Predicted 3D model of a 71-nucleotide RNA (transfer RNA) from a Nanobdellota archaeon.
It matches the Rfam family "tRNA". Rfam describes the family as follows. Transfer RNA (tRNA) molecules are approximately 80 nucleotides in length. By type it is a transfer RNA.
The RNAcentral record of the sequence draws on ENA.
NCBI's taxonomy places the organism under Archaea, Nanobdellati, Nanobdellota.
[in-house]
RNA sequence: GCACCAGUGGUUUAGUGGUAGAACUCAAGAUUCCCAAUCUUGUAAUCCGGGUUCGAUUCCCGGCUGGUGCA
Numbered sequence: 001g002c003a004c005c006a007g008u009g010g011u012u013u014a015g016u017g018g019u020a021g022a023a024c025u026c027a028a029g030a031u032u033c034c035c036a037a038u039c040u041u042g043u044a045a046u047c048c049g050g051g052u053u054c055g056a057u058u059c060c061c062g063g064c065u066g067g068u069g070c071a
Stems, first nucleotide, its partner, number of pairs: 001070007010024004018054001026042005047063005
């Protein structure tokens, strides 16, 4: 330099155009003499910009970051 892949709560991850889901974490409550464990409830996310569309995490273009391969 070229090609390909990925980017979603604090972490890991699902989601092929129609209200973004789960686990762990965190907060509150229940239980317990206390802690741990367990149960219930809650908070929190689509890398950035633009385009297409009635509607974009999803499709297209550019950028950024990371990874892999080739040179």